[in-house]
Context: one part of a larger RNA
Molecule: large-subunit ribosomal RNA, domain VI
Organism: Candidatus Magasanikiibacteriota bacterium
RNA sequence: CGUUGAAUAUUGAGAGGGCUGGUCUUUAGUACGAGAGGACCGAGAUCAACGAACCUCUAGUGUACCGGUUGUUCCACCAGGGGCAAAUGCCGGGUAGCUACGUUCGGCACGGAUAAACGCUGAAAGCAUCUAAGCGUGAAGCCGUCCUCAAGAUUAAUAUUCGUUAUCAGUUCCCUGGGAGACUACCAGGUUGAUAGGCCGGAUGUGUAAGCGUAGCAAUACGUUCAGCAGACCGGUACUAAUAGAACGAGCACG
Numbered sequence: 001c002g003u004u005g006a007a008u009a010u011u012g013a014g015a016g017g018g019c020u021g022g023u024c025u026u027u028a029g030u031a032c033g034a035g036a037g038g039a040c041c042g043a044g045a046u047c048a049a050c051g052a053a054c055c056u057c058u059a060g061u062g063u064a065c066c067g068g069u070u071g072u073u074c075c076a077c078c079a080g081g082g083g084c085a086a087a088u089g090c091c092g093g094g095u096a097g098c099u100a101c102g103u104u105c106g107g108c109a110c111g112g113a114u115a116a117a118c119g120c121u122g123a124a125a126g127c128a129u130c131u132a133a134g135c136g137u138g139a140a141g142c143c144g145u146c147c148u149c150a151a152g153a154u155u156a157a158u159a160u161u162c163g164u165u166a167u168c169a170g171u172u173c174c175c176u177g178g179g180a181g182a183c184u185a186c187c188a189g190g191u192u193g194a195u196a197g198g199c200c201g202g203a204u205g206u207g208u209a210a211g212c213g214u215a216g217c218a219a220u221a222c223g224u225u226c227a228g229c230a231g232a233c234c235g236g237u238a239c240u241a242a243u244a245g246a247a248c249g250a251g252c253a254c255g
Base pairs, nucleotide, nucleotide: 001152005162006161007160008159009158010157014149015148016147017146020048021047022046023045024044025043026042032037050106051105052104053103054102058100059099060098061097065093066092067091068090069089070085071084072083073082074081075080110144111143112142117137118136119135120134170248171247172246173245174190175189176188177187178186195241196240197239198237199236200235201234202233204230205229206228211224212223213222214221215220
């Protein structure tokens, strides 16, 4: 821009993906075979590689979370803290998120048309012949079935609802944001509001704060104290900010 208004829900022309392999048990030491050996078909179990999704578990990361600690400097000093020591000073842990080494799931089965091949009926050619007319069986392959995208499928589809001259259906700008994201887009919201922040409660992490007391010459230990502190997680709460507003936006014709 088109699909000659819009919103919502669909159809599926078409396109892409997937289709794997091993071992063991059983059938059965059966069929077969003099023996040695040793099945088809069918049933079950399990694993590998590959793929998808996810974070309950395990594990990693987690540089604005908690703690420990060295040197130095600053807060006048003590105590308690802040900065720097690369783009955590170093170290021990670690929520969310993101991940795999983790978890779950997938390949199945079935239908259709066939290849090689195997057949039925059957003439030409009184016989014979799977073929000439006709009809079957038959592959991990082909077309479906399974998963994903999909009406620019210009053949531009379908259904429902709303709207058509004005208080217009609807959309956007703008703003708060994230499950989305390079931008855009998408999604959740904009006071008729839980969208983000704050606050409150919880989960979870760290590991028992400061101050004071007691013991000790002291380092330190113990008590108050399963404390204190805390990013993303869960829930609640209009305290703050989503104000106010603006723009775009389709009926000629026919019945």